[in-house]
The RNA shown here (SAM riboswitch aptamer (S box leader)) has 115 nucleotides and comes from Solitalea longa. It matches the Rfam family "SAM riboswitch aptamer (S box leader)". From the family's description: The SAM riboswitch is found upstream of a number of genes which code for proteins involved in methionine or cysteine biosynthesis in Gram-positive bacteria. It was read from a public genome assembly, where an Rfam model found it. The organism belongs to Solitalea, within Bacteria. The model forms 97% of the base pairs in the Rfam consensus.

RNA sequence: UUCUUAUCCAGAAAGACGGAGGGACAGGCCCGAUGAAGUCUUAGCAACCUUAAUGAUCUUGCAUUAAAAGGUGCUAAUUCCUGUGACGCAACAGUUUGUGUCAUGAAGAUAAGCA
Numbered sequence: 001u002u003c004u005u006a007u008c009c010a011g012a013a014a015g016a017c018g019g020a021g022g023g024a025c026a027g028g029c030c031c032g033a034u035g036a037a038g039u040c041u042u043a044g045c046a047a048c049c050u051u052a053a054u055g056a057u058c059u060u061g062c063a064u065u066a067a068a069a070g071g072u073g074c075u076a077a078u079u080c081c082u083g084u085g086a087c088g089c090a091a092c093a094g095u096u097u098g099u100g101u102c103a104u105g106a107a108g109a110u111a112a113g114c115a
Stems, first nucleotide, its partner, number of pairs: 001115001003113006013042005021031003025083004043075003048071002050067006079107001084103008
């Protein structure tokens, strides 16, 4: 880095350095000199990997409950919203704009596994 699988409406921030950007991308909308990004320290959240018990199953995986030492991850806003498709509604006369419901698409993030 590719691919596969799972999850993404819950949860959890202070300090030091730093000094203008940041929220992946596009549009929107936000955050930011009452201090952005980044680095470090400490703390926390969660339970993917992990561990234990129980149950079912009967071959190596499943379900539930509990734990948190270790490996990751995370600690503004639902992945901040929209992005694909189907069916509507409104404006309006372009095949445009806005908007609702459903599916759950693309893209992205994280974990585990394979190469």